Molecule: Bacterial RNase P class A
Organism: Acidimicrobiales bacterium
RNA sequence: UGAGUCGGCCGGGUGGUCGCGGCACCGAGGCGCUUUCGGGCGUCGACGGUGUCGAGGAAGGUCGGGGCUCCACAGGGCAGGGUGCCGGUUAGCGGCCGGUCGGGGCGACCCGCAGGACAGUGCCACAGAGAACAGACCGCCGAUGGCCGGGCAACCGGCACAGGCAAGGGUGAAACGGUGCGGUAAGAGCGCACCAGCGUCCCGGGUAACCGGGGCGGCUCGGUAAACCCCACCCGGAGCAAGGCCGAACGUGGGACGGGUGGUCCGCCCGAUGUCCCCAGGUAGGCCGCACAGAUGGAUGGCCACCCCUCCCGGUCCGUCAGGGCCGAGAGGACAGAACCCCGCCUACAGGCCGACUCACCGU
Numbered sequence: 001u002g003a004g005u006c007g008g009c010c011g012g013g014u015g016g017u018c019g020c021g022g023c024a025c026c027g028a029g030g031c032g033c034u035u036u037c038g039g040g041c042g043u044c045g046a047c048g049g050u051g052u053c054g055a056g057g058a059a060g061g062u063c064g065g066g067g068c069u070c071c072a073c074a075g076g077g078c079a080g081g082g083u084g085c086c087g088g089u090u091a092g093c094g095g096c097c098g099g100u101c102g103g104g105g106c107g108a109c110c111c112g113c114a115g116g117a118c119a120g121u122g123c124c125a126c127a128g129a130g131a132a133c134a135g136a137c138c139g140c141c142g143a144u145g146g147c148c149g150g151g152c153a154a155c156c157g158g159c160a161c162a163g164g165c166a167a168g169g170g171u172g173a174a175a176c177g178g179u180g181c182g183g184u185a186a187g188a189g190c191g192c193a194c195c196a197g198c199g200u201c202c203c204g205g206g207u208a209a210c211c212g213g214g215g216c217g218g219c220u221c222g223g224u225a226a227a228c229c230c231c232a233c234c235c236g237g238a239g240c241a242a243g244g245c246c247g248a249a250c251g252u253g254g255g256a257c258g259g260g261u262g263g264u265c266c267g268c269c270c271g272a273u274g275u276c277c278c279c280a281g282g283u284a285g286g287c288c289g290c291a292c293a294g295a296u297g298g299a300u301g302g303c304c305a306c307c308c309c310u311c312c313c314g315g316u317c318c319g320u321c322a323g324g325g326c327c328g329a330g331a332g333g334a335c336a337g338a339a340c341c342c343c344g345c346c347u348a349c350a351g352g353c354c355g356a357c358u359c360a361c362c363g364u
Stems, first nucleotide, its partner, number of pairs: 001360010012307007020054008029044006056335001060346002063344005068239004080235005085099005100114001101112004115230002120228002122224003137169002139165003144162002146159005177195006196220002198217008243288004252280004256275002258270004308333004313328006
């Protein structure tokens, strides 16, 4: 100098002017009550003014958890759902921190839905002979048996019929360990050496996941659980339109008042739907829940000037001709708008700042 990795932060500033919403106060006004007629008190909101407060890092998606509220609830199980390496942390979480293992990158570093496939079941397209306790298309062999020829015979030669084999070829994402030597008719963990894996036993390290090492066993065993399933742990439901309080008008229900029964009261029956006296539930509506922004279909904005950043254009100056400085004019400055609150996660984002680190090249 260039290319990159990780972490943190900002995400326009100042002034003027015109507006918006909440709250408080003042003024004017309306209404009600009162009056000694001057006024006083209370209340209202569609008026004016003053003061003060007024979006974000994600307010977003509504994915996880908690608070709060109502409903349900002895305890246990089944069903259903969620989580899934280990340790810690947190009010809690599927979050966060550290580690292990696996994968990617030269590296800084990044990514991982990371329990179990000898509990059982299912599935593995196409191609291929064969896809799970597999299989023989080409191929190799033909020792043994068979057939043919030769030979007195032992035996030799041929064929590839029975049969043997799985080394080589071929198919596939995957073909039942790899390399070599031996072995054989040809072959094969058939035997052996080394390597890889698995199982098992032991030693050392680590809280653990796991890591390192050694012995034994030819044991060689495919993948898939974001398929059923198994194992361990966790989980009651609904959500501020939760929920609580007050509560018209019209209507509804009940009581009182009427008549009958009856000596009377209680009771029962009937009528009127009359009086408007009382009560009840509940609707409209209002308040609370609700916040040092805050609700009602939802305020937090617009314009101008100067500054800042980026880009384009023009002029001018410097230049080692790659570019750079200054001046002027223009365009642009993202993603996005709280709605009960909080903690996380995820997603979107013009441009910029700071810190640590890696790689390459050059100079000393």